Predicted 3D model of a 77-nucleotide RNA (c-di-GMP-I riboswitch aptamer) from a Desulfobulbaceae bacterium. Its mean pLDDT, the model's own confidence on a scale to 100, is 88. The model forms 95% of the base pairs in the Rfam consensus.
Order: sequence, then C1' cells, then structure tokens
RNA sequence: GCACGAAAAAGGCAAACUCAAAGUAAUUUGAGGACGCAAAACCAAGGGUCUCUUAAAGAGACAGCCUGGUUACCGAA
Repeated sequence: GCACGAAAAAGGCAAACUCAAAGUAAUUUGAGGACGCAAAACCAAGGGUCUCUUAAAGAGACAGCCUGGUUACCGAA
C1' cells in the first nucleotide's frame, strides 16, 4: 500500500414517528427524534421497486433494496 473488519480511540450519519414547507404523486428539505449503519459518504451506470402520463413509449423518485464505480477514519488476525 492492497485486501479485510477484531478490540479500542476520535468522530460521523440518522430509521420509524411528530411538526412545518415543496411537489399531481412517488418523495424531498428543515427542526425534533434514534431503529440501526465500518462507508447508512458521493454517483441514477445496470437491475429492482414506486409515482405520473399513456396506444406505443416517455418523464420522474428511491444510494438506509441489490450490483458496480469514486473517495475516506482506525489497525488485530
């Protein structure tokens, strides 16, 4: 350094739910709140699920659904 994920240390994120706002909707943002997460950081490239319109098809959402890519703290076997 790469792979890997034991013990710790420094930290980080924030499910459900509640309130407010945006959106036709899926859902998103902010505040509260913690189920959990070693990438629960980022990317819509592939698959999947969801929403809208629909004749075909198209537009959108989800990275805390999976695969993949990029970056990253610590350091046992």